[in-house]
RNA sequence: UUAAUAUCAAGAGACAGGGAGGGACCGGCCCAAUGAUCUGUCAGCAACCUACUUUUUGCAAGGUGCUAAUUCCGUCCAGAAAGGAAAGAUAUGCC
Numbered sequence: 001u002u003a004a005u006a007u008c009a010a011g012a013g014a015c016a017g018g019g020a021g022g023g024a025c026c027g028g029c030c031c032a033a034u035g036a037u038c039u040g041u042c043a044g045c046a047a048c049c050u051a052c053u054u055u056u057u058g059c060a061a062g063g064u065g066c067u068a069a070u071u072c073c074g075u076c077c078a079g080a081a082a083g084g085a086a087a088g089a090u091a092u093g094c095c
Base pairs, nucleotide, nucleotide: 004092005091006090007089008088013042014041015040016039017038021031022030023029026074027073028072043067044066045065048063049062050061052058071087075085076084077083
């Protein structure tokens, strides 16, 4: 950077720094000076890849990811409901 595949109703926060916006975009609705978003440390969740393993509904050491709200809600097709698509995120993979 991007054809592709899988998953996205579960789960899991403290401290320090810093000081105004943040939740992808737009609208809504929320979060935020009782200090958010973010950065660091530690802790935790999960189990995609690697390792290990009694080969498994295992493990949690390594590489990622994640720790407000269903991907916070929405759009399109179909519609009784289910379902599918788009957009986005993460992982693996391709160049």

This is a predicted structure of a 95-nucleotide RNA (SAM riboswitch aptamer (S box leader)). Its mean pLDDT, the model's own confidence on a scale to 100, is 81. Its Rfam family is "SAM riboswitch aptamer (S box leader)". Gene Ontology term of the family: regulation of gene expression. About the family: The SAM riboswitch is found upstream of a number of genes which code for proteins involved in methionine or cysteine biosynthesis in Gram-positive bacteria. The SAM riboswitch acts at the level of transcription termination control. The model forms 93% of the base pairs in the Rfam consensus. The sequence was found by an Rfam model in a public genome assembly.